This is a predicted structure of a 73-nucleotide RNA (transfer RNA) from a rhizosphere metagenome.

RNA sequence: GCCUUCUUAGCUCAGCUGGUAGAGCGACACUCUUGUAAAGUGUAGGUCGUCGGUUCGAACCCGACAGAAGGCU
Numbered sequence: 001g002c003c004u005u006c007u008u009a010g011c012u013c014a015g016c017u018g019g020u021a022g023a024g025c026g027a028c029a030c031u032c033u034u035g036u037a038a039a040g041u042g043u044a045g046g047u048c049g050u051c052g053g054u055u056c057g058a059a060c061c062c063g064a065c066a067g068a069a070g071g072c073u
Base pairs, nucleotide, nucleotide: 001072002071003070004069005068006067007066010025011024012023013022019056027043028042029041030040031039049065050064051063052062053061
């Protein structure tokens, strides 16, 4: 320098080939307990890497850029 894959909640990852984003763990509150842990219930937490484009509508399609991993030279 070129090619491929990936970037979604604090972490690990889903999201059915376009129709207003979820799980597990974690955090917080409550119940339980003499108290802690465990267990149970609930709540919060996301401008879906950034910027543009297509579309009535984009996490999803297209382009550029940034970052990560792998490969070739």
Record summary: The coordinates come from a structure-prediction model, not an experiment, and the mean pLDDT is 81. Its Rfam family is "tRNA". It is annotated as a transfer RNA.